[in-house]
Context: one part of a larger RNA
RNA sequence: UGACGGGGACCAGCACAAGCAACGGAGCGUGUGGUUUAAUUCGAUGCUACACGUAGAACUUUACCUGGGAUUGACAUAUGGGUGAUAGUGAGCCGUAAGGCAAGCGAACCUUCGGGGAGCCUAUACAGGUGUUGCAUGGCUGUCGUCAGCUCGUGCCGUGAGGUGUCGGGUUAAGUCACGUUACGAGCGCAACCCCUGUCCUUAGUUACAAGUGUCUAAGGGGACUGCCGUCGGGAAGCCGGAGGAAGGUGGGGAUGACGUCAAGUCAGCAUGGCCCUUAUAUCCAGGGCGACACACACGCUACAAUGGUCGGUACAGAGGGCAGCGAAGCCGCGAGGUGGAGCGUAACCCAGUAAGCCGGUCGUAGUUCGGAUUGCAGGUUGCAACUCGCCUGCAUGAAGUUGGAGUUGCUAGUAACCGCAGGUCAGCCAUACUGCGGUGAAUACGUUCCCGGGUCUUGUACA
Numbered sequence: 001u002g003a004c005g006g007g008g009a010c011c012a013g014c015a016c017a018a019g020c021a022a023c024g025g026a027g028c029g030u031g032u033g034g035u036u037u038a039a040u041u042c043g044a045u046g047c048u049a050c051a052c053g054u055a056g057a058a059c060u061u062u063a064c065c066u067g068g069g070a071u072u073g074a075c076a077u078a079u080g081g082g083u084g085a086u087a088g089u090g091a092g093c094c095g096u097a098a099g100g101c102a103a104g105c106g107a108a109c110c111u112u113c114g115g116g117g118a119g120c121c122u123a124u125a126c127a128g129g130u131g132u133u134g135c136a137u138g139g140c141u142g143u144c145g146u147c148a149g150c151u152c153g154u155g156c157c158g159u160g161a162g163g164u165g166u167c168g169g170g171u172u173a174a175g176u177c178a179c180g181u182u183a184c185g186a187g188c189g190c191a192a193c194c195c196c197u198g199u200c201c202u203u204a205g206u207u208a209c210a211a212g213u214g215u216c217u218a219a220g221g222g223g224a225c226u227g228c229c230g231u232c233g234g235g236a237a238g239c240c241g242g243a244g245g246a247a248g249g250u251g252g253g254g255a256u257g258a259c260g261u262c263a264a265g266u267c268a269g270c271a272u273g274g275c276c277c278u279u280a281u282a283u284c285c286a287g288g289g290c291g292a293c294a295c296a297c298a299c300g301c302u303a304c305a306a307u308g309g310u311c312g313g314u315a316c317a318g319a320g321g322g323c324a325g326c327g328a329a330g331c332c333g334c335g336a337g338g339u340g341g342a343g344c345g346u347a348a349c350c351c352a353g354u355a356a357g358c359c360g361g362u363c364g365u366a367g368u369u370c371g372g373a374u375u376g377c378a379g380g381u382u383g384c385a386a387c388u389c390g391c392c393u394g395c396a397u398g399a400a401g402u403u404g405g406a407g408u409u410g411c412u413a414g415u416a417a418c419c420g421c422a423g424g425u426c427a428g429c430c431a432u433a434c435u436g437c438g439g440u441g442a443a444u445a446c447g448u449u450c451c452c453g454g455g456u457c458u459u460g461u462a463c464a
Base pairs, nucleotide, nucleotide: 001464002463003461004460005459007458008457009456010455011454013452015448016447019411020410021409022408023407026302027301028300029299030298031297032296033295034293035292042053043052064288065287066286067285068284069283073126077125078124079123080122081121082120083119088105089104092101093100094099109116110115128277129276131275132274133273137271138270139266140265141264142262144260149188150187151186152185153184154183155164156163157162167180168179170177194254195253196252197251199222200221201220202219203218204217205216225248228242229241230240232238291430304404308363309362310361311360312359313358314357320351321350322349325344326343330339331338332337370401375396376395377394378393379392380391381390417440418439419438420437421436422435423434
């Protein structure tokens, strides 16, 4: 000087407390461990791995296994030689395919007519490697933490390591600001500048009502600054209250992540040093596996019902996507869906019916008209192909489950909770995931003793 302390003081944080909803019990989905397996490819492992890489494993993907093939190679560059029966195409045969054998057909560019180039064959250099090392690396990322810190120049103090500044009493979300002070300044952070949103104005407008404008769309601007008043405070910084205002003290949300820590993560995104393989650890194909299942954990979904189930009627969104696409009306089907093809490269058409809600009927506390797992049969659809291993529909079946031990998680307002809608990936989909969008819409916070991690000062130390 740090680090640490079941030392001290102060401080803030959904850290506790006060509340609300959950998880932990059940069934199922997904991830992981384990076990199994020919293979169940690999990575991620306290917080900071475990619906994570994967924004989509039937083949492909695919890296794994089994079997089969080919060896200058699926791909690149260079050089030498060959090539007119050239390149290309390829009947037929073997084979699941890859691949092998192979008849036949058969061009074209430049040219000084010698040849050259391309392609092919061959030879050699080499290609190739999701092989290894993230403890050789770049780049990117997580985390402490959006915590308020981390430093420098000169000066001063100290033999020196170093200190001071960065401290003190106030104040702030903030090393934020003002005052004091051998310090005076400065940098990276904080804040502001950026985007969305709430209010108003202007301009413009082939969407909407219906006839020139409020909504809307999209461009520009105004507005909020402790600006005004009062208490407190040191005539400071500021705090509290009030006015006006759509909005008040950072208005709400986002983007933005200092010096560094964890030899944190990633050689399987990519790049890259070293090492290793080279008829194989490279490469092609078929089938299988990544989907196994005594079990354990993690993240979810659906429930256990009457604030409900079911039947009928009826209402109100936002944000998105669409041409190998979205696909209307009509017709067929109980339905999934089929047929059909209008319109739309979109404020115009379509996906598209929002759902919870509201009104009425029924069920009457039951393993039920709760719950839907599981299973049987019959269908639909995508796709070469749904056996391993897709989704959806109809009929039948109707399991566990009657609110969950110890313990644990999220959340302070348009939040939690509940409700649906859309998108990416995508032929299809195992999405209950993720990313967004709106609808309905709470409770509680006395407070900082305690738990957890953190900041500042101080103290102890046999630790560095």
Small-subunit ribosomal RNA, 3' major domain from an uncultured organism, 464 nucleotides, folded computationally. The full RNA is in RNAcentral, with records from Greengenes.